[in-house]
RNA sequence: UCCGGAUAAAGGCACAGCCUGCGAAAGCAGGUGUCGCAAAGUCACGGGUCCCAUCUGUGUUGUGGGGACGGCCGCACUGCCCAU
Numbered sequence: 001u002c003c004g005g006a007u008a009a010a011g012g013c014a015c016a017g018c019c020u021g022c023g024a025a026a027g028c029a030g031g032u033g034u035c036g037c038a039a040a041g042u043c044a045c046g047g048g049u050c051c052c053a054u055c056u057g058u059g060u061u062g063u064g065g066g067g068a069c070g071g072c073c074g075c076a077c078u079g080c081c082c083a084u
Base pairs, nucleotide, nucleotide: 004082005081012037013036017032018031019030020029021028022027035071041077042076045074046073047072048069049068050067051066052064053063054062056059
């Protein structure tokens, strides 16, 4: 240094629910909360899920890629600590 990850230390993030605001919606921001996380850090490039529009005409389809999700997965980039 890599791999790896302790009933270690320091620090970090913050699910559901609730409150306020925003949005047509998916959902987002802040607060509270603390289920969990060693990348639960960054990125919508690929897949996936969801919303919307459209087509057909009412299915589990096609199209648009207009939107959302990184705490669904992969790729890429970056990063704290350390025992065996």